[in-house]
A computed fold for a 126-nucleotide RNA from Synechococcus sp. RSCCF101, annotated as Guanidine-I riboswitch aptamer.
It matches the Rfam family "Guanidine-I riboswitch aptamer". From the family's description: This family represents a conserved RNA structure found upstream of the ykkC and yxkD genes in Bacillus subtilis and related genes in other bacteria.
The model forms 100% of the base pairs in the Rfam consensus.
The coordinates come from a structure-prediction model, not an experiment, and the mean pLDDT is 81.

C1' cells in the first nucleotide's frame, strides 16, 4: 500500500420531528343560557358563560399515529466449537450446551419533517 472477512430477518427501546389525530391559542358561524332595548311575543345588540362545527397558528405541546439504531436490548434463523443419539453408514438427520469484534466526525440526502434513518462497519483513528 492492497485484498478478504467480521451474518440475516423481525419486534422493542434510546432517540426524532410534525403529515394525520389530539392538546393549546386566535377567529368565524350556529344552538342553549343570561343581560339590555321593552311589561309579553317577534326582532336587535352584547357576553372573561356552555355545546356542536369550520378555518388558521403552534412541537420551547406530556401524548396517539409515524420514522427509528452496523457499533442498543429481546426473539428466530444461519455459521463455528464441544458433547451425544439414530439410521437406509464414511454420510445424513435430530438433540443438548457454548460462542461471534466494533472508537468514529463534518457534510449531504429522503420522507410531512427530523433523527444513533440513508450515504456509512464511509472519511478518519487504533
Nucleotide at each position: 500500500g492492497g485484498a478478504c472477512a467480521u451474518c440475516g430477518c423481525u419486534c422493542c427501546u434510546a432517540g426524532g420531528g410534525u403529515u394525520c389525530c389530539g392538546g393549546u391559542c386566535g377567529c368565524c358561524a350556529u344552538c342553549c343560557g343570561g343581560u339590555g332595548g321593552u311589561g309579553c311575543c317577534c326582532c336587535c345588540a352584547c357576553c372573561a358563560g356552555g355545546g356542536c362545527g369550520g378555518c388558521g397558528a403552534u412541537g420551547a405541546c406530556u401524548g396517539g399515529u409515524c420514522c427509528g439504531a452496523g457499533a442498543g436490548g429481546g426473539g428466530c434463523g444461519a455459521c463455528c466449537c464441544g458433547g451425544g443419539a439414530g439410521c437406509a453408514c464414511c454420510g445424513c438427520u435430530g438433540c443438548c450446551g457454548g460462542g461471534u469484534c466494533a472508537c468514529g466526525g463534518a457534510g449531504g440526502g429522503a420522507u410531512a419533517a427530523a433523527a444513533g434513518c440513508c450515504c456509512g462497519g464511509g472519511a478518519g483513528a487504533c